[in-house]
Parts: sequence; structure tokens; C1' cells
RNA sequence: GCCUCGAUAGCUCAACGGCAGAGCAUUUGGCUGUUAACCAAAGGGUUGCAGGUUCGAAUCCUGCUCGAGGCG
Repeated sequence: GCCUCGAUAGCUCAACGGCAGAGCAUUUGGCUGUUAACCAAAGGGUUGCAGGUUCGAAUCCUGCUCGAGGCG
């Protein structure tokens, strides 16, 4: 220098171009003699950054940044 894969909630990860979700964690409530476990609810997101396409983009296209791997 080139190629491939990845970047989404605090963490691990989902998500046919059409409401951004789950588990864990956190908070609150229930249950229990108490704790743990269990049950219910709530909060938490500029979907890495900047453009483009589209009625509509986490998703498609271009460039860049960062991470992992490969080729030279």
C1' cells in the first nucleotide's frame, strides 16, 4: 500500500429499506422473618464520523476514523 470482517444501551449481542430490541447489569415495586433466588415495571441510544441514494437508511453507495485478520 491492497483485501476481508467488525463498530448499535454500562457489558455481550439482535434487528426484510418501514415503531431501534433482547439477555445481563442499574433503579423501583411485589414475594420472603431477613438476604439470595423468583415475578413485574421503569430508566438508559446522535446505531463510530461526514456526505450521497430513497417517500423512508442501523440496513444500500462513497470517503474517513478505530479494532481484528490476511496478502505484498
Predicted 3D model of a 72-nucleotide RNA (transfer RNA) from a Candidatus Parvarchaeota archaeon.
Model confidence (mean pLDDT): 81 of 100.
Rfam family: tRNA. By type it is a transfer RNA.
RNAcentral holds the sequence, with entries from ENA.